Context: one part of a larger RNA
RNA sequence: CUGGGCGUAAAGGGCGCGUAGGCGGCCAUUCAAGUCAGGAGUGAAAUCUCGGGGCUCAACCUCGAAACUGCUCUUGAAACUGUAUGGCUAGAAUCCGGUAGAGGAUGGUGGAAUUCCCCGUGUAGAGGUGAAAUUCGUAGAUAUGGGGAGGAACACCGGAGGCGAAGGCGGCCAUCUGGGCCGGUAUUGACGCUGAGGCGCGAAAGUGUGGGUAGCGAACAGGAUUAGAUACCCUGGUAGUCCACACCGUAAACGAUGAGUGCUAGUAGUUGCGGGUAUCGACCCCUGCGGCUACGUAGUUAACGCGUUAAGCACUCCGCCUGGGGAGUACGGCCGCAAGGUUAAAACUC
Numbered sequence: 001c002u003g004g005g006c007g008u009a010a011a012g013g014g015c016g017c018g019u020a021g022g023c024g025g026c027c028a029u030u031c032a033a034g035u036c037a038g039g040a041g042u043g044a045a046a047u048c049u050c051g052g053g054g055c056u057c058a059a060c061c062u063c064g065a066a067a068c069u070g071c072u073c074u075u076g077a078a079a080c081u082g083u084a085u086g087g088c089u090a091g092a093a094u095c096c097g098g099u100a101g102a103g104g105a106u107g108g109u110g111g112a113a114u115u116c117c118c119c120g121u122g123u124a125g126a127g128g129u130g131a132a133a134u135u136c137g138u139a140g141a142u143a144u145g146g147g148g149a150g151g152a153a154c155a156c157c158g159g160a161g162g163c164g165a166a167g168g169c170g171g172c173c174a175u176c177u178g179g180g181c182c183g184g185u186a187u188u189g190a191c192g193c194u195g196a197g198g199c200g201c202g203a204a205a206g207u208g209u210g211g212g213u214a215g216c217g218a219a220c221a222g223g224a225u226u227a228g229a230u231a232c233c234c235u236g237g238u239a240g241u242c243c244a245c246a247c248c249g250u251a252a253a254c255g256a257u258g259a260g261u262g263c264u265a266g267u268a269g270u271u272g273c274g275g276g277u278a279u280c281g282a283c284c285c286c287u288g289c290g291g292c293u294a295c296g297u298a299g300u301u302a303a304c305g306c307g308u309u310a311a312g313c314a315c316u317c318c319g320c321c322u323g324g325g326g327a328g329u330a331c332g333g334c335c336g337c338a339a340g341g342u343u344a345a346a347a348c349u350c
Stems, first nucleotide, its partner, number of pairs: 003322004007304002012318001014201004021194003025088005031082001033081002035077008049065006091191001092188003095184005103177007110154001115149007125136002162169002206247006215241002220236004258317006266295011299306002323350003332343004
């Protein structure tokens, strides 16, 4: 390279938007670039293959044929791909009417709890553990009643429930704002899918500047445990955790499962919207569409399992893998304030 693969064996990019490119619905006409058929020219010789001949055979030499799967020109064909033109509405988008939601941003606000401060009651312990001690307390602690301050997180509802592209999102209210779904079938008329580069988003930790700091708590200190104990347990406690702005760009960023489209038994639950039947009515029952779950047929799989939310049957586009270690390392490039990230080998070895 041709292949074969990527849930768990090596392998799906963390996620989106989108450039080039690749691929692309139905009908009619057009051209003839791809495609197909015929003809002509060329495709040196040697070599290769087949048949024959010559050296005693063979290698070797030699004659003939075939072949040189290609290129160019030319005459045609028009199904398919493509080009151009016209049309269509099943893809896509827009519009109108509804609708659910922890989707995002900003501002405000509420109660419970922890801690601290003040006042009262009250007195000798409290705390902590396997047991203790460090620690706090007669300068009045712990407990309890009242008042106050401040920060962070939102019990119950809460659900295999919902929303989001992913990361992720949970008290309540307001404002701004993104997306989805259902119904109508009004409008445009293929406007689509994917997406190398590129751009943006991206948990936690970490970084810079400024603020904030109740609780928790790397580091650190002390007390224990222990042979030791740079730990597990305990008492403290700084960064951090929180806010604003700017970086970082990673993760078991997981469904360990890329995106899109079509097709292929069912059963049960749940969530959003609609239709029918029925009813006083929410229900129940039948049914259409969109999600989320449990089981399961065919099929598939090495097995486990998956199974209309496919890991089934197909097509399009992208990413990735190619024995283990060395190594996601070195060197170089790019990015970063740094930490480091990204791209990414080889020797050697089994």

The part of an RNA shown here (small-subunit ribosomal RNA, central domain) has 350 nucleotides and comes from uncultured Magnetococcus sp. The prediction has a mean pLDDT of 89. RNAcentral holds the full RNA, with entries from ENA and SILVA.